A computed fold for a 72-nucleotide RNA from a Clostridia bacterium, annotated as transfer RNA. Rfam family: tRNA. It is annotated as a transfer RNA.

[in-house]
RNA sequence: UGGAAUGUAGUUCAAUGGUAGAGCACUCGGCUUAUAUCCGAGGAGUUGCUGGUUCAAGUCCAGCCAUUCCAA
Numbered sequence: 001u002g003g004a005a006u007g008u009a010g011u012u013c014a015a016u017g018g019u020a021g022a023g024c025a026c027u028c029g030g031c032u033u034a035u036a037u038c039c040g041a042g043g044a045g046u047u048g049c050u051g052g053u054u055c056a057a058g059u060c061c062a063g064c065c066a067u068u069c070c071a072a
Stems, first nucleotide, its partner, number of pairs: 001071007010024004018055001026042005048064005
C1' cells in the first nucleotide's frame, strides 16, 4: 500500500427487512446452622460512528474508525 473478515448487555454469543434475546456474571429473595449447589425474581443496550434506500434497518448500500487475517 492492496484485499478479506468482524464490531449487539460486564462477558461469550443469537436475532427471514417487521416488539433487540439467551448462557455466564451481577443484585435481591427462597432453601441451609453457614457457604456452595439448586429454585424464583430483577437490573443492565443511542446494535462502533456518520449518511443513504425503505412505510419500517442490528440486518441492505456508501464512507470513516477499531481489531484480526492474507498478499506485497